[in-house]
Molecule: small-subunit ribosomal RNA
Organism: metagenome
RNA sequence: GGACUUCGGUCUGAUGGCGAGCGGCGAACGGGUGAGUAACAUAUAGGAACAUACCCAGUAAUGGGGGAUAACGCCGAGAAAUCGGUGCUAAUACCGCAUACGCCCUGAGGGGGAAAGCGGGGGAUCUUCGGACCUCGCGUUAUUGGAUUGGCCUAUAUCUGAUUAGCUAGUUGGUGAGGUAAAGGCUCACCAAGGCGACGAUCAGUAGCUGGUCUGAGAGGAUGAUCAGCCACACUGGAACUGAGACACGGUCCAGACUCCUACGGGAGGCAGCAGUGGGGAAUUUUGGACAAUGGGCGAAAGCCUGAUCCAGCCAUUCCGCGUGAGUGAAGAAGGCCUUCGGGUUGUAAAGCUCUUUCGGCAGGAAAGAAAUCGUUGCUCCUAAUACGAGUAAUGGAUGACGGUACCUGAAGAAGAAGCACCGGCUAACUACGUGCCAGCAGCCGCGGUAAUACGUAGGGUGCGAGCGUUAAUCGGAAUUACUGGGCGUAAAGCGUGCGCAGGCGGUUUUGCAAGUCAGAUGUGAAAGCCCCGGGCUCAACCUGGGAAUGGCGUUUGAAACUGCAAGGCUAGAGUGUGUCAGAGGGGGGUAGAAUUCCACGUGUAGCAGUGAAAUGCGUAGAGAUGUGGAGGAAUACCGAUGGCGAAGGCAGCCCCCUGGGAUAACACUGACGCUCAUGCACGAAAGCGUGGGGAGCAAACAGGAUUAGAUACCCUGGUAGUCCACGCCCUAAACGAUGUCAACUAGUUGUCGGGAGGGUAACCCUCUUGGUAACGCAGCUAACGCGUGAAGUUGACCGCCUGGGGAGUACGGUCGCAAGAUUAAAACUCAAAGGAAUUGACGGGGGCCCGCACAAGCGGUGGAUUAUGUGGAUUAAUUCGAUGCAACACGAAGAACCUUACCAAGGCUUGACAUGCUGGAAGUAGCGAACCGAAAGGGGAGCCAACUGUUAAAUCAGUAGCCUGCACAGGUGCUGCAUGGCUGUCGUCAGCUCGUGCCGUGAGGUGUUGGGUUAAGUCCCCCCAACGAGCGUAACCCUUAUUGCCAGUUGUUUUCUCUGGCGAGACUGCCCCGCAAAACGGGGAGGAAGGUGGGGAUGACGUCAAGUCAGCACGGCCUUUAUGCCUUGGGCUACACACACGCUACAAUGGACGGUACAGUGGGUUGCAAUGGAGCGAUUCGGAGCUAAUCCAAAAAGCCGUUCUCAGUUCGGAUUGCAGGCUGAAACCCGCCUGCAUGAAGUCGGAGUUGCUAGUAACCGUAAGUCAGCAUAUUACGGUGAAUACGUUCUCGGGCCUUGUACACACCGCCCGUCACGUCAUGAAAGCCGGCAACACUUGAAGUCGAUGAGCUAACCCUUGAAUAGAGGGAGGCAGUCGCCGGGGGUGGGGCCGGUAAUUGGGACGAAGUCGUAACAAGGUA
Repeated sequence: GGACUUCGGUCUGAUGGCGAGCGGCGAACGGGUGAGUAACAUAUAGGAACAUACCCAGUAAUGGGGGAUAACGCCGAGAAAUCGGUGCUAAUACCGCAUACGCCCUGAGGGGGAAAGCGGGGGAUCUUCGGACCUCGCGUUAUUGGAUUGGCCUAUAUCUGAUUAGCUAGUUGGUGAGGUAAAGGCUCACCAAGGCGACGAUCAGUAGCUGGUCUGAGAGGAUGAUCAGCCACACUGGAACUGAGACACGGUCCAGACUCCUACGGGAGGCAGCAGUGGGGAAUUUUGGACAAUGGGCGAAAGCCUGAUCCAGCCAUUCCGCGUGAGUGAAGAAGGCCUUCGGGUUGUAAAGCUCUUUCGGCAGGAAAGAAAUCGUUGCUCCUAAUACGAGUAAUGGAUGACGGUACCUGAAGAAGAAGCACCGGCUAACUACGUGCCAGCAGCCGCGGUAAUACGUAGGGUGCGAGCGUUAAUCGGAAUUACUGGGCGUAAAGCGUGCGCAGGCGGUUUUGCAAGUCAGAUGUGAAAGCCCCGGGCUCAACCUGGGAAUGGCGUUUGAAACUGCAAGGCUAGAGUGUGUCAGAGGGGGGUAGAAUUCCACGUGUAGCAGUGAAAUGCGUAGAGAUGUGGAGGAAUACCGAUGGCGAAGGCAGCCCCCUGGGAUAACACUGACGCUCAUGCACGAAAGCGUGGGGAGCAAACAGGAUUAGAUACCCUGGUAGUCCACGCCCUAAACGAUGUCAACUAGUUGUCGGGAGGGUAACCCUCUUGGUAACGCAGCUAACGCGUGAAGUUGACCGCCUGGGGAGUACGGUCGCAAGAUUAAAACUCAAAGGAAUUGACGGGGGCCCGCACAAGCGGUGGAUUAUGUGGAUUAAUUCGAUGCAACACGAAGAACCUUACCAAGGCUUGACAUGCUGGAAGUAGCGAACCGAAAGGGGAGCCAACUGUUAAAUCAGUAGCCUGCACAGGUGCUGCAUGGCUGUCGUCAGCUCGUGCCGUGAGGUGUUGGGUUAAGUCCCCCCAACGAGCGUAACCCUUAUUGCCAGUUGUUUUCUCUGGCGAGACUGCCCCGCAAAACGGGGAGGAAGGUGGGGAUGACGUCAAGUCAGCACGGCCUUUAUGCCUUGGGCUACACACACGCUACAAUGGACGGUACAGUGGGUUGCAAUGGAGCGAUUCGGAGCUAAUCCAAAAAGCCGUUCUCAGUUCGGAUUGCAGGCUGAAACCCGCCUGCAUGAAGUCGGAGUUGCUAGUAACCGUAAGUCAGCAUAUUACGGUGAAUACGUUCUCGGGCCUUGUACACACCGCCCGUCACGUCAUGAAAGCCGGCAACACUUGAAGUCGAUGAGCUAACCCUUGAAUAGAGGGAGGCAGUCGCCGGGGGUGGGGCCGGUAAUUGGGACGAAGUCGUAACAAGGUA
């Protein structure tokens, strides 16, 4: 809007919205991930036998019919998911018929096959008024072409392992068929026996590929996030369906694992989409906004969808940009840190003053990204058309997630904004404190054990900075895998040697071809990225335009030198023929002499043999020796050599046979036939193995004897395998020239072997050439040593091998072998080195030369005894400390009763026994100090009594000194000699140690300085010399002594004399002879006091020993401060089973005792030395002359002359002990010395060993001094008497020079090996046990495709029947069901490969201080 109406409403048409369904398109794109994949992939370049929805262009159509079915209604099942039955209906859903230009099939005659409509507009004409008809747009059908996209095929490229070497039956090909969109074994039947592989098949491991990214000069190496291309996958495995496209991420089916729901019957699911959750992990974000832009799907369009995308959020994860302020400011503030205490530094830094305001916070303004689609109008095309539609121009309006964001403006205010690492070297940056091989650091070297620039902290500094540092990873440096761009004699590395297939490389010339090669053109090499030039964000990062580049591959045209290929020549490489020559070349056979051994016989008697020395062994049963004869095996003296031959291993009497290779001479011939060689083949010392022989000598194992701590060794006596032969294995060596083979080129000299040519001789011989084999040597090479025409030089060809040491040439696996074992050959783990060549030292049971009281030749000691002294040990309250091989031990100590004294016990003091300064204070203050306590120190204080300067009437005042109190400090023989100075010892009074310049060497370094002589000497003395000079040492200068002159002199009794002192002289190899090198120098001689530095002393190079000393002194640091300081008394340093060291005295007759008698030189002396004299037996005492010293003390003793003792534990010896004395000293008990009397020990010359001394020395003898009250067998000096011996450098010790070896360099007191024991770690084997992977055989077999069947079921089309468009029957087609092939998965089985684990077991590595030996490094003590 219409119809009806009882006016309540009912029915119906249209439009819009929402929702389900039918239908169409999409869902195969976009997004994610990298499990698988080593080729079914990717990259690049090609190819032919294909498909392609939507899109574009062309051609031709779009006629006429039919039957169903969702939705929906009704009924039903189930918990659910979901499903069944029945009835109705539409289409661009579905199915026939007609037509067929082109299309498909074909036997070329023919046969087959399609469609769908929807929407808008309209002038004629017709109309049943519905429309027909015309036209536009969309759609549909057939077909052709294009575009796009995809499928397939080929070539090339693309990781590791050979300890994976053989793999393959639909496998390779053919014929035919099937199948697919399409070629094809893609599938099937038949036939043939092929195919792949050392240019790496198969197997195993690992892995998405590329453009690119990081690094690098490049070549390369590593990598594949983001972005882009391709591939694969979507819970795991299998399968198909639909579709243009899938075998499909958000589809289906099946099986499996897992999770969830369930009414237990059954169901559901797949974030490697975007967010988000859990787990794992060192670690990785929001359950955000929007389709505004870009893009995709659908649609005519509006529009819808889009975790694609665009934005926002989180994270310094990365890249870029910006800020945290700027200027001025010295009192160089305060504080911190350091300090030489002066200062320095933090540091213009801060504060203060003057400015600025990005970013942040506040306020205001404010974009671009958005013009298309759409509307209106004009023009053009389409058309009959001013409809529709398309194109174009003008115009209008709408659309922003980000976001009130970018950006702009204003005001305020230095306001809100700095950390991290490092500071030993590499590597920029240093001090203090703490710690004390602890705690800790560390990238490498390494730091830390009491002065840490290395740990921790602080101050300061350096670097970077919104970051900084660490860790992990990649490339670089790294020429340290070497293509660019390495090596192999000794550092790692040449196969033991040859032959040789494949492979690699290859003489000279001509022609052709054009594979390599070169040149031009052309296609491709996606975009992005890198690079260059521009543009846009304020710059930059970033974005964007253009160019270049993209080393490559393809197509095509040309060139022809070189390589290659083909054909033809040549002779210089290579080979063949002919003559000659040398040879331990190989194999076989024969034979000879010497020697060893054995046997037989003869002669003959006691040993032989063996060793460093012995013994075992042999021998009176007759050895050894000697003579004769015999047996047997092995090896071949001399020649013989740096010699010869051979591929290497290797080869040796002589003769014969067979045989390989080489050299040389001159010609002839072949015509590149060559070189090297992975795999392969052959040979391959000795030892060893098997079988059978043989067996003289030698000789593993074994036995015995020695040696030794032991001696399973070295030495000796025996002795079996073996050594020899035949055959067969083994296949390794320092198989070495530690040097692969071949070729070419590059100075020489000398020797030797083989051949040839020329010259010459009586003979030897000389020159040239060729092939070997040796010694030097130029250039060159080499890290150096060295090599050097025989290269380790300069080049070429080919092969082998190396890549830090150990583990390890080992394990496992494979191959070979009878075995032994060989070959191929790792890893875990561990170390920061291992190694080569050369240098300087040191060392050697290496060598040469030389020196020294080093040995030898001598003399005397020591070791035995007693005793003194020192030390160790043990002891002690303490026995103070130091020195410890030479180079500690009669040392510090030139003198412990107290003291010394440092130790112990006890008692005391605390600004102190001693120094300096400051504050404060007090008095008869400082000083002296009675009684009393005490062992003393100390306490205690009666009493006495001051000083100096200035001042005052005045001890009046002030100060100094002094006292008290307090503070700084004193003090320490406490520690560290390994923090130090100084001093000293020692090698060693040895002759060395260095420098400048030059030269040599890459360098360390060398030369000089070595060599030949000589010396005491590095003596620069001589000669030589790439050295020339110089220094420290040596020598000399110095002191002393021997001779002498002069001067002086207190002295000596005199003296021309002596002595003392001073100043001089003299000695220099100066002179002669000889030797040597016409040298240095040495030997001898003269003269001389002295002769070759005349004798002594002082003098100690560079350095070594962390030598000694903090206790002589000094000193850094640490420690102590009513004690580790100071004082005192007593004790101790003096003890005593014992051991060692330096000495004294002796053991006696060269002596003891007694008597007599002679001769020194140093040195000391007034708190002293002390005479004559007296006393005493004596020590000593009384006394005191003389002496401040050439004047005195002051006497030497051995010696000499006499007497006695007569070989004894004594007339030796004197210890010990007793008694009595003396001296010093406050003091002699612990703890002094001396004297007298008495006592009278050991000891009769000293084992092994060890020590001093070469001439006025040893030995013997006494004297003095220092220390010191006293104490001397010690020490240091002094003189007296006064020897022996030295052939000489073999040996011992020490040292110097040259040389040699070295695995040593804290340097032989070095280094270093192996077993065993303990701990830790990784690993091999192992009866077994567990797991994984991929195959194989058999079995079972889901879904599904295909095939067969299909008696069941079935609308359209066809046939028959039927009046019928109803119904019935049949056919075609389809379906369920069933069967078959294939088939995921499951099951069973025997093998393969890999991994884990295991009682036990093997070696390996590592580990401050374990055990046993000493194998190696030197001649390593046996090379």